Predicted 3D model of a 133-nucleotide RNA (FMN riboswitch aptamer (RFN element)) from Aliigemmobacter aestuarii.
The source organism's lineage runs through Bacteria, Pseudomonadati, Pseudomonadota, Paracoccaceae and Aliigemmobacter.
The model forms 100% of the base pairs in the Rfam consensus.
The prediction has a mean pLDDT of 77.
RNA sequence: CACCGUUCUCGGGGCGGGGUGAAACUCCCCACCGGCGGUUACAGCCCGCGAGCGCUUCUGCCUUUGGCAGAGGGUCAGCAGAUCCGGUGAAACUCCGGGGCCGACGGUAUAGUCCGGAUGGAAGAGAAUGGAC
Numbered sequence: 001c002a003c004c005g006u007u008c009u010c011g012g013g014g015c016g017g018g019g020u021g022a023a024a025c026u027c028c029c030c031a032c033c034g035g036c037g038g039u040u041a042c043a044g045c046c047c048g049c050g051a052g053c054g055c056u057u058c059u060g061c062c063u064u065u066g067g068c069a070g071a072g073g074g075u076c077a078g079c080a081g082a083u084c085c086g087g088u089g090a091a092a093c094u095c096c097g098g099g100g101c102c103g104a105c106g107g108u109a110u111a112g113u114c115c116g117g118a119u120g121g122a123a124g125a126g127a128a129u130g131g132a133c
Stems, first nucleotide, its partner, number of pairs: 003131008016030004031113002033103002035049004044101002052079002054076001055073008083099005105116003
């Protein structure tokens, strides 16, 4: 220097009050929260990534147009989401002011906030060490 290898560590927050009801942290009113990388300047809603479901491959089992279980793929992008106005500035959908909006699956009185898969996995971040230059 941050190019390559190895090992290790880290790596997601949030329901408080009231109402209705037999029952709600799930409904209604008021609250609360925001992973990772990038982007002239700090981003849940600009671009992209990740976990989950779907999809799909293999194996096993079964009561075989299929179902269930286990292990994989990350091709597909289906569920997959959401931002505007004003101000400052060289530059901001990122800052300041204001108003909006979004949030996997299973469970349960309908859940971003509870419980569960998950003491899991992962985008990535860092450290140590060996090598290359």